[in-house]
RNA sequence: CAAGCGGGCCGGACGGUCGCGUCGCGCUUCGGCGCGCCGAGGAAAGUCCGGGCUCCGCAGGGCAGGGUGCUUCGUAACGCGAAGGCGGAGCAAUCCGACGGAAAGUGGCACAGAAAACAUACGGCCUGCGGGGUUUCCCCGCCGGUAAAGGUGAAAAGGUGCGGUAAGAGCGCACCAGCGUCAUGGUGACAUGGCGGCUAGCCAAACCCCACCCGGAGCAAGUCCAAAUAGGGGACCCAUGGUGUGGCCCGCACCGGUCCCGGGUUGGAUGCUGGAGGUCCGCGGCGACGCGGAUCCUAGAGGAAUGACCGUCACGGAGGGCCCCGCGUCCUCCGGACAGAACCCGGCUUACAGGCCCGCUUGCCCU
Numbered sequence: 001c002a003a004g005c006g007g008g009c010c011g012g013a014c015g016g017u018c019g020c021g022u023c024g025c026g027c028u029u030c031g032g033c034g035c036g037c038c039g040a041g042g043a044a045a046g047u048c049c050g051g052g053c054u055c056c057g058c059a060g061g062g063c064a065g066g067g068u069g070c071u072u073c074g075u076a077a078c079g080c081g082a083a084g085g086c087g088g089a090g091c092a093a094u095c096c097g098a099c100g101g102a103a104a105g106u107g108g109c110a111c112a113g114a115a116a117a118c119a120u121a122c123g124g125c126c127u128g129c130g131g132g133g134u135u136u137c138c139c140c141g142c143c144g145g146u147a148a149a150g151g152u153g154a155a156a157a158g159g160u161g162c163g164g165u166a167a168g169a170g171c172g173c174a175c176c177a178g179c180g181u182c183a184u185g186g187u188g189a190c191a192u193g194g195c196g197g198c199u200a201g202c203c204a205a206a207c208c209c210c211a212c213c214c215g216g217a218g219c220a221a222g223u224c225c226a227a228a229u230a231g232g233g234g235a236c237c238c239a240u241g242g243u244g245u246g247g248c249c250c251g252c253a254c255c256g257g258u259c260c261c262g263g264g265u266u267g268g269a270u271g272c273u274g275g276a277g278g279u280c281c282g283c284g285g286c287g288a289c290g291c292g293g294a295u296c297c298u299a300g301a302g303g304a305a306u307g308a309c310c311g312u313c314a315c316g317g318a319g320g321g322c323c324c325c326g327c328g329u330c331c332u333c334c335g336g337a338c339a340g341a342a343c344c345c346g347g348c349u350u351a352c353a354g355g356c357c358c359g360c361u362u363g364c365c366c367u
Stems, first nucleotide, its partner, number of pairs: 001363010012313007020039002023036005041338001045349002048347005053218004060250004065214005070084005085099001086097004100209002105207002107203003122150001124146003128142006158176006177199001179196007222270004232261006241255004277296008315335008323326001
């Protein structure tokens, strides 16, 4: 310098004018007006996971249902994160993986093919027997043997080689893969080595089995104050019952319940934002993270405000001028994304104009 990999950060600045909203103060003819402070994000988003908080019936047991799924650790918790293992991609940095169990059971494997899991035999190969011919060979038929080579398929009952045989075959042997078992190392996933019998197809994002986790509803949760009322009328169900958020049962609490008609109310406050919080330093840890200290913190809101214009500067792009040709300076024009708090946090995912920084890999050149 080129190509690439990983991570972090910013998301214009200042001034002026006008506008919007909460809150505070003042004025008010109660409609508002004036002044002042403050007023979105890295994702506020999707609402996909996890938690806090609140209520329901103690959040109890069982069934059903759902979720997660290599290991260890982190965390309030997670389907998140960290460090690892194994498999795959890449020369590498690095990236990707629903990655428990198929010798528990059930089921499936289209088309093609002889055969798709109790293996099978289309063409083929071979011994024997019989027949024929152009007779050291070839052809046809039959009883058998066989699965190496062929063909089909996504997949063909371990792979390669040597031996063996009539031809063949884990039939024998060596190596490899896989399975079982033992030893060693590791917290563990697993790795390495020895031994064994020779072989067990694939699919669990099919049912299923195993391990672990999950009660439900959500700030329109809930609580308080105020206001209002006719606890009225009708129908139906009921004690082995009914009601009580949940699919069912048990247990628990309560004793009427459901529907229709008619009528009343539908205001205010609270929950509410300071929290598993951010930054810096020290210590522990490979790390996620934890502990200690210092320091910082102003939307809280109701269907919902946070914006627009002008000027200067900065940034990016295009065109042109100047010269000491540097990617220098000057002029003109253009451009600035994705998006928008609604109880609060931790994640994940997705969107994003333009720009900055750090680390690493490979190749080439120079010293």
Model confidence (mean pLDDT): 75 of 100. The RNA shown here (Bacterial RNase P class A) has 367 nucleotides and comes from a Candidatus Hydrogenedentota bacterium. It matches the Rfam family "Bacterial RNase P class A". Rfam links the family to the GO terms tRNA processing, dimeric ribonuclease P complex and ribonuclease P activity. Taxonomically the source falls in Candidatus Hydrogenedentota (Bacteria, Pseudomonadati). A source record names the gene rnpB. RNAcentral holds the sequence, with entries from ENA.